Context: one part of a larger RNA
């Protein structure tokens, strides 16, 4: 931009496309059929597993250069003390959200059509015989359905339900932002407001801050203090930002 004549919002149809299609083991059936014995099933029934593939983070666990904490060496902040630089994030111990897999959960399940090699009724040409010529059947991890995804630019532009309206319905730019995301787009939300931040509350981390006190010559230790620092979580709560404008959109839609 189109979908034959505005426009929102919902829901759907399935032309046509893709995906996926696996395999082993144990346990019955049964030591049965079988077979002199040795030995051993078809069928069928149940129970795991392996490799793959999707999705996801409650659990195990990893990253987590946002976050806390120890500590080395040097420099700074006039000295103590306490911090700060910088040395792969200095190094080492944790870890939150999110992102993951080795981590959890499913799947490939069942069925129907029509076939291939095959194996058959029933029958001639050909008094016989013969799946075939005429006609019926039965069979594959293959084919078409059936399952899962996309999917009306299927331009053959498809259907259905609701609601709206003439500078209007309506939709843009613009802000706030995230379930989106390279940009666009897509989605939330723009004071009739919880959209983001700030703050409070909770809940995660890490582990008991500084400062003083008191022991101890110290080095360190004990109270204050399950502290103090922090957070992408949750949730509340209009303070700050989401203002004010502006563009485009009317032929009443035969």
């Nucleotide at each position: 931009c189109g979908c034959c004549a505005g426009g929102a919002g919902a829901a759907u149809u399935g032309a046509g496309g893709g995906g996926u299609u696996c395999a082993g083991a144990c346990c019955u059936u049964a030591g049965u059929a079988c077979g002199a014995g040795a030995g051993g099933a078809c069928c069928g029934g149940g129970u795991c597993u392996g490799a793959c593939g999707a999705a996801c983070c409650g659990c195990u666990g990893g990253u987590g250069u946002u976050c806390c904490a120890g500590u080395u060496g040097u420099c700074g902040u006039g000295u103590c003390a306490a911090c700060g630089g910088c040395a792969u994030c200095g190094c080492u111990g944790g870890g939150u959200a999110g992102c993951u897999a080795u981590g959890u959960u499913c799947g490939g399940a069942a069925g129907g059509g029509a076939u291939a090699a095959g194996c058959g009724c029933u029958g001639a040409a050909a008094g016989c015989a013969u799946c075939u010529a005429a006609g019926c059947g039965c069979c594959a991890a293959g084919c078409c359905c059936c399952u899962c995804c996309c999917a009306a630019g299927a331009u053959g532009a498809a259907u259905u339900c609701u609601c709206c309206c003439u500078g209007a319905a309506g939709g843009g730019u613009c802000g706030u932002g995230g379930u989106a995301g390279a940009c666009c787009a897509c989605c939330a939300c723009g004071u009739u407001g919880a959209u983001a931040g700030a703050c409070c509350a909770c809940g995660g981390g890490u582990g008991u801050a500084c400062g003083c006190a008191c022991a101890g010559c110290a080095a360190u230790g004990u109270g204050u203090u399950c502290a103090g620092c922090u957070c992408a979580g949750u949730g509340g709560c209009a303070c700050u930002a989401a203002u004010g404008a502006c563009c485009c959109g009317u032929u009443c839609g035969g």
The part of an RNA shown here (large-subunit ribosomal RNA, domain VI) has 254 nucleotides and comes from a soil metagenome.
The coordinates come from a structure-prediction model, not an experiment, and the mean pLDDT is 85.
RNAcentral holds the full RNA, with entries from MGnify.